[in-house]
Predicted 3D model of a 1402-nucleotide RNA (small-subunit ribosomal RNA) from an uncultured organism. Rfam family: Bacterial small subunit ribosomal RNA. Rfam links the family to the GO terms structural constituent of ribosome and ribosome.
RNA sequence: UUAAGCAUGCAAGUCGAACGGUAGAGUAGUGCUUGCACUACUUGAGAGUGGCGAACGGGUGAGUAACACGUAGGUGAUCUAUCUUUGGAUUUGGGAUAGCCUGUGGAAACACAGGGUAAUACCGGAUACGAGCUGGAAGCUGUGGCUUUCAGGGGAAAGGCCCUUAGGGGUCGUCCGAAGCUGAGCCUGCGGUCCAUUAGCUGGUUGGUGUGGUAAUGGCGCACCAAGGCGACGAUGGAUAGCCGGCCUGAGAGGGUGCUCGGCCACACUGGGACUGAGACACGGCCCAGACUCCUACGGGAGGCAGCAGCUAAGAAUCUUCCGCAAUGGGCGAAAGCCUGACGGAGCGACGCCGCGUGAACGAUGAAGGCCGUGAGGUUGUAAAGUUCUUUUCCUGGGGGAGAAUAACAGCCGGAGGGGAUGCCGGUUGGAUGACGUGAACCAGGGAAUAAGCCCCGGCUAAUUACGUGCCAGCAGCCGCGGUAACACGUAAGGGGCGAGCGUUGUUCGGAUUUAUUGGGCGUAAAGGGCGUGUAGGCGGUAGUGCAAGUCUGGUGUGAAAUACCCCGGCUCAACCGGGGAGGCGCGCUGGAAACUGUGCUGCUUGAGUCUAGGAGGGGGAGCUGGAAUUCCUGGUGUAGGGGUGAAAUCUGUAGAGAUCAGGAAGAACACCGGCGGCGAAGGCGAGCUCCUGGCCAUAGACUGACGCUGAGGCGCGAAAGCGUGGGGAGCGAACAGGAUUAGAUACCCUGGUAGUCCACGCUGUAAACGAUGUGCACUAGGUGUUGGGACUGAUGAAAGUCUCGGUGCCGUAGCUAACGCGGUAAGUGCACCGCCUGGGGAGUAUGCUCGCAAGGGUGAAACUCAAAGGAAUUGACGGGGGCCCGCACAAGCGGUGGAGCAUGUGGUUUAAUUCGAUGCUACACGAAGAACCUUACCUGGGCUUGACAUGUAUGUGGUAGUGAAGUGAAAGCGGAUCGACCCUUCGGGGAGCAUACACAGGUGCUGCAUGGCUGUCGUCAGCUCGUGCCGUGAGGUGUCGGGUUAAGUCCCGUAACGAGCGCAACCCCUGUCCUUAGUUACAAGUGUCUAGGGAGACUGCCGGCGGUAAGCCGGAGGAAGGUGGGGAUGACGUCAAGUCAGCAUGGCCUUUAUGUCCAGGGCUACACACACGCUACAAUGGCCGGUACAAUGGGUUGCCAAACCGUGAGGUGGAGCCAAUCCCGUAAAGCCGGUCUCAGUUCGAAUUGUAGACUGCAACUCGUCUACAUGAAGUCGGAGUUGCUAGUAAUCGCGGAUCAGCAUGCCGCGGUGAAUAUGUUCCCGGGCCUUGUACACACCGCCCGUCACGUCAUGGAAGCUGGCAACACCUGAAGCCGGUGAGCCAACCCGAAAGGGAGGU
Repeated sequence: UUAAGCAUGCAAGUCGAACGGUAGAGUAGUGCUUGCACUACUUGAGAGUGGCGAACGGGUGAGUAACACGUAGGUGAUCUAUCUUUGGAUUUGGGAUAGCCUGUGGAAACACAGGGUAAUACCGGAUACGAGCUGGAAGCUGUGGCUUUCAGGGGAAAGGCCCUUAGGGGUCGUCCGAAGCUGAGCCUGCGGUCCAUUAGCUGGUUGGUGUGGUAAUGGCGCACCAAGGCGACGAUGGAUAGCCGGCCUGAGAGGGUGCUCGGCCACACUGGGACUGAGACACGGCCCAGACUCCUACGGGAGGCAGCAGCUAAGAAUCUUCCGCAAUGGGCGAAAGCCUGACGGAGCGACGCCGCGUGAACGAUGAAGGCCGUGAGGUUGUAAAGUUCUUUUCCUGGGGGAGAAUAACAGCCGGAGGGGAUGCCGGUUGGAUGACGUGAACCAGGGAAUAAGCCCCGGCUAAUUACGUGCCAGCAGCCGCGGUAACACGUAAGGGGCGAGCGUUGUUCGGAUUUAUUGGGCGUAAAGGGCGUGUAGGCGGUAGUGCAAGUCUGGUGUGAAAUACCCCGGCUCAACCGGGGAGGCGCGCUGGAAACUGUGCUGCUUGAGUCUAGGAGGGGGAGCUGGAAUUCCUGGUGUAGGGGUGAAAUCUGUAGAGAUCAGGAAGAACACCGGCGGCGAAGGCGAGCUCCUGGCCAUAGACUGACGCUGAGGCGCGAAAGCGUGGGGAGCGAACAGGAUUAGAUACCCUGGUAGUCCACGCUGUAAACGAUGUGCACUAGGUGUUGGGACUGAUGAAAGUCUCGGUGCCGUAGCUAACGCGGUAAGUGCACCGCCUGGGGAGUAUGCUCGCAAGGGUGAAACUCAAAGGAAUUGACGGGGGCCCGCACAAGCGGUGGAGCAUGUGGUUUAAUUCGAUGCUACACGAAGAACCUUACCUGGGCUUGACAUGUAUGUGGUAGUGAAGUGAAAGCGGAUCGACCCUUCGGGGAGCAUACACAGGUGCUGCAUGGCUGUCGUCAGCUCGUGCCGUGAGGUGUCGGGUUAAGUCCCGUAACGAGCGCAACCCCUGUCCUUAGUUACAAGUGUCUAGGGAGACUGCCGGCGGUAAGCCGGAGGAAGGUGGGGAUGACGUCAAGUCAGCAUGGCCUUUAUGUCCAGGGCUACACACACGCUACAAUGGCCGGUACAAUGGGUUGCCAAACCGUGAGGUGGAGCCAAUCCCGUAAAGCCGGUCUCAGUUCGAAUUGUAGACUGCAACUCGUCUACAUGAAGUCGGAGUUGCUAGUAAUCGCGGAUCAGCAUGCCGCGGUGAAUAUGUUCCCGGGCCUUGUACACACCGCCCGUCACGUCAUGGAAGCUGGCAACACCUGAAGCCGGUGAGCCAACCCGAAAGGGAGGU
C1' cells in the first nucleotide's frame, strides 16, 4: 500500500443456590439365564427450559463538508438495565411446552408427527400508593415544570438457599412508587477544506391547522390551506477529507499534519430491513437481494479476520499460527470458581529514543610494509610490536529481594438488630496463589579476552596527493567535471566528519519579506481597469447629551486526562515513570467604566452644495451660409507633347491633350490666424452665423447644514478598422491590374483602381485607449515661461510692476529611486477606497460559460518544457548612423601584371617514393645564401644491434690496440694473412684501447592546442596604463574630455583633477656643407679629389603677417641644408590557441635486431591541368655593325689570375703580380658619333630541336652550365580584373656579393641616365578621436525568425466506439414494518351441563 481475498486455532460466556432430569461411575441390595437386568444411596457430564451478559471490551477509517466534530448552552420536549438511598408489597389460581420416548423424511443442514413432564417460563383473578389517564380548582414558575386538592376510571409480583424451639427468622431474589448516580436521545450560537470555468437552488419545498408516530420536539409521516424558504456575508453543484486533545516546524505570526495514547463519530463482504431488548436497527444475531468462496448423492445447503496469531496476492516495505489469567479490568455466580488473543508478559525487526562497551598507561632503532618524493627525506605514526594494569561487557558457577493486595476458611474484638440460631456490618491475627523467570540486582572464578563501521575530501563545506581512463567509462544537491598532465570519474595512500551506526531516497516546516496580518509591490523589471456615473460595501468634519453593541476592567463557571512548561521524587544515570504547581491568548454568566468607534437626540460651519452679480473656451447637438483648391463637363485660343521617375515604362495626346480663358456641376476638407495655446472624464474637438445645451474659473455676499470620499457588480460613453440597411462618392485609396526594380519582388517606386473614407440609423467595444504613472484630500525650498480671472500701484486709458486664485510647460532643493529619473501637475510625506501582480515559454492558447449578424470580444487553464526570461546602467565591438582627421586609400599620373614562350614556387594528379613544413590579407623565386652522389629527412634492396655518437659499472685482455693482404660483394659488410705499439708507476699496478655483459645511447617519430626562444601581422598606427584625489551602491568614470594645433596623447589654453610610466620625439648609424688631425698603396713631386678620425652647422634662432599677448601656421632673409633636410636602426599594452617540436632547447606520449644506424640505386626534377612571383619579348625613343666616353659597392691563397700565344667561341696553354686603397676579377652598360635595316611575324622575338664542342666533378642517362653552326615556335601591347611608385623616387641601364666543385631570370647590395602628377577627400580599402543605437560580448564571419523533411515525448481537436458518476421520468419488484381483510388451525379468559360459541392468538 489493497475497507483486496482468506486455510487453521482461539477471541463471550456463565448460573444446578431458577427447572425437569439423563448417560456414565461408585457403594449396597434383589432377581437369577453367572453376566445381564432391576432397586436404593452417593457422585454426575453433555444437551435442554429459564435468568443475566452478549449494545462492553477489541478492530478499522470506507463513507461523511454534516449539529459529524470542537466549544458554550438548552431540554417547561425525553429515556436510563444493573447500582445507591427511600416508601410499600411479595396474594390466589390455571393451562401448556422443550428436554425425554416412539416413529417418519433428508446425502447433509435440518425438519415433521404422536405421547408424556418442570420452573424465578406463560396466563387469569384479588389488592394497592403522591405511577399513568380524563375532567375541574388554587398557588409558584422559564412552553408539556413543581406543589396542594376534588371526582371518575385504572395497572403488580416468583421464588431459591440456610437456620429453626416448626411458630417463624435470616439472606439472595421478585413487584409497585419516589429520589440519585451513570449512560444516552434531541435542539441551538460560534468555529475549522478547495473550486464562481458550479449563480441561481427548492414541491414536503417554507409555513399554518388537524391527525398519526416516537422515550421525546419537529414535514418525522399524512390530509387540507397559504406561497413561501435559501443565496454574492457564496445558496445549489463538484472535488477532497473521519473530527478533536494533540504532533512536527517556526523568533513569532503562521505553515504542515491527525500514526501510537485519550475523547467523539462512522463502519463490520455490498445494499436493504426489521426482531429481541433498559439499551442495537446489533463485527464473532436473524431475514431478503447481490458478488465471491466452499460442500453436495444436483434435490439442496454453508460462510464473512477493518478481533489475536497466521496465509495468499499486490508492494520499496512492516512481526510469533508464543506464555499466562500471577497483576489490572470485565461478564456470570451467594460463593468456590469458570470465561476473558481486553490485558500482563515474552519472541522477531538498530524502526525510534536513552545508556554502555569494543580497553588503559608506558613505549623511537621513529621497525617492517604501503604511499609520495626535487631521492635528502616526508607520511601512515606511539600507531604497531613489546612491558605493566583494569574487567564494564563476555563466559562459567552460586544463592536470590520485590511485583501478593488478600479470597475461601479459622480465631479474636467491636457494632446494629434481635427472643435465639444461622446470618449482617466494621476492625484485627493467621491464611493458598508468580506467566515473565535459567529474570533484575549481588557474589566468586577466568581472561584483552567476545565486539567498528559508514559517508565525504572542486566551490558552497571541514578535509589532497599519485596512478589509471581520455566527452569513453562515469560523477552530479546547485554551479558544473571528463576530448592525454582530471585536487570533480575509478583505485590506492593520506586526511575530514559522524559513530552502532552512517549515507541515500521520500515527505513536512524553515531559510523564502518568494502570497508580505506581523511583513511586498504596480513610470521603464510581472502589475493602474480605456473613461465616467453610480448600487451594495468600506471610510468619514465639529460641539453637547443619552445608551452601552464594539472596547477596557473585577468576580465566577468551563477550558477532561495524557502531552508541553516549572519544581520534587523512583529505577546506579538517562530514556521511561510517579507526585505537585502554573499556564491554557477561547466560550458562557455576572458587576462596573465611558476616552475612542458605534448608535439615538440637539446644535455648528470650515468639507460639500445652492443663488445673485461677471469671464474665457476648436466642449456637445441641430440648421443655414461661404471662399480657395481638386476632379469632371461645355465652349474659346492654341500645337505636340504631357505625365512620371534614381533612370524609365505602363498611362494620356493630332478623334487636338497638357497650357490658358470663360461658364457650369459634384463631393470632401476648412490654408493664413495656430501657439509645448484653449476646451473636454476619456475617446477626442479647428471656416462663418444662428438656435438648443453640458462643464469650468474668479471676486463679493447670502443660504442649506456633513448633504462627503471611494466604489465590487450594474449602467453609459468610447479612435481607427470592421459589420447591417439606405443614401452619397470630388480627392485619396486596402484588395486587384499593369509598368518598373530585382537572382526572385506576391514589396518599397510609378500608372490606374474596388471596398472604404462622407451622411442617416443600428451593431462592434477594441488600441503603444500612454504621462506605459487609478481617484480624492492634506502637508513639504525656490526660479523661470505661458494661459484665464481678480486686487493694488501706475494721472482715469495703454504698457509695465507687486500680490493673488485656477490651468499648462521647463529647471531645480530636500526627499525618493536598482538605476534612468521624479521632484507642489511627485515617482516626496501621510490618510481613505478601488483595480491589478507573483519566473520564462506553452498562451491571452485550449476548454466551458457569456456577448456579438459575423469578424471577433470578455472570463481564462493544464500537461509539457527551460535555468533562465527581464529592467536600468557600464566597458568594448559593430552599423549600407553622425561629426572630425590621416595613409600611394581613392583621385591625378608613370610603369607593370592578367594574353605569349620560358624559369621558379604551389595546388591537383601520378608514383615504390614523388620526404616534411608554410595556406586570405600575414602561404605560393616562402624554410632552399644554390637536390647529379652527398645534402636527404622519402622509396626499393643489401647489412649491423651497447649500436654512427656520449657517460658509468663489472669482468677479461700484450701478439692486445692499430694495420688491415688474398677471397666474396654494387657498396656497406663478411673475412682474416702480415707487421705490430703508447702514457704514468711506489714495479703490485693504473690509464688509454679492445672484447663481453648491464645501465643506456639513438629517433627530422607525435603533440606549436603542454612549452621556452625567435618571428609575422594590425602598425612606426598614436595609442595603452598607473598612483593619489574626486564622482558613482556598483560595473566603472574622471585624468585621456572641450577649444585650437601637430607627423604624433605634439604642444597651448580651459577644466575635480594633480602627477607619473610604457609608447611619440630626441639621444645612435649612413648621407649632404665647412673646418681640422693623420696620411700608406692614390699622385712624378707637391697637394688632398680621396681614406681614417675629431669638430662646427639648423634652434621656428631672425623679420613680417595670422592667431587669443598662447601653442603654432603662412611668407621672407641668410644658408650647403628650413621647419622631422634625406635614409636606416628602433615596433607600447595587446590581438590572431597566427608560424615554427624540421634550426635550437624542452614536458608528456610512442619506438628499441627498429620509427635507430650503414650502404648502393632511385626519388624530391613526374605532367591532362589550375594559380602565384618573375625573365624575355612583341620592335624604329628600336635591332644589328663599327668607333668612342664616364662609375660605385664589393670579392680574392685547395683563391683572384695579368702580359703573351692558340681557338670563330666557350675555353686552353702560360705563369708575372697579389693575403691586396699596391696585384687580379675589371672592357661597365644604357649614352655619344657614324653606318645599315623601313613596318614585315621582319636583320623583331627567341622558345624548341639537331649536330659538334668547352668546363666542373669519382660520376653530367634519369638530372648541370656554357660555346659554335643550323633550326627558327608562340607572340603585332594583352578580357573582367588587379599591382608598384610622390624625387634622385618611378622607369631604364649595367656592376658586385653571399650560397657554391659546377649550376640564378631568385635574393642582398652598388652606382649611371633620370621623369610625370597630386585640383582635392564624394566614393573603395585600412586606421585614429568624439558621439549615437544595439536583443552583439567566440563581439556582424555576431545574433536570430519561420516553413519544410525525419524521429521522439507531452497536450489539444476528431467521424465514432466504450466505461464511470450524478439527476429526472417510467416499468418490474425481495425481505420487512404499518394498516386492512382473512381460509385453515388453536390449551389458559368468558358463556354453556356438554356439543359448541365468543374474546384472543397463529